[in-house]
RNA sequence: CGCUUAGUCUCUCAUUGAUGAGAGAGCGGGGGAACCAAAAAUGAAUUGGGGUUAAUACAGUGUGUUCACACUGUUAGGGUUAUACUUUUCAAUCCGAACCCGUCAGCUAACUUCGUAGGCGUAGAAAAG
Numbered sequence: 001c002g003c004u005u006a007g008u009c010u011c012u013c014a015u016u017g018a019u020g021a022g023a024g025a026g027c028g029g030g031g032g033a034a035c036c037a038a039a040a041a042u043g044a045a046u047u048g049g050g051g052u053u054a055a056u057a058c059a060g061u062g063u064g065u066u067c068a069c070a071c072u073g074u075u076a077g078g079g080u081u082a083u084a085c086u087u088u089u090c091a092a093u094c095c096g097a098a099c100c101c102g103u104c105a106g107c108u109a110a111c112u113u114c115g116u117a118g119g120c121g122u123a124g125a126a127a128a129g
Stems, first nucleotide, its partner, number of pairs: 001121004008025007026116006036106001048104001049101004057074007077095005085129006
């Protein structure tokens, strides 16, 4: 300097610095009326249900009582390939993790609450604006 991403900016204090603490702005997520949607007595629901995220689903093998876990192959989906910028197509390539709430959440004004971590170093064409 650039990329992923909401994850950026400013100020104050401490610190050589990295960084840490606090405040504000910006950005993002959750909860939460009416109307609407959904459901229709009542009760039981467990293979609970829900949320963040691109990160879902299927098949095979193995361990185990289905659930589950591990590996492999696909897959919904997502990123990249630094033109001054954007978009599309083809091609190449990578990811497709993880975590939280705790039996409870449709939407949702007011209101309220939380987050602002981390990681990476880039390898092509064509067209349109």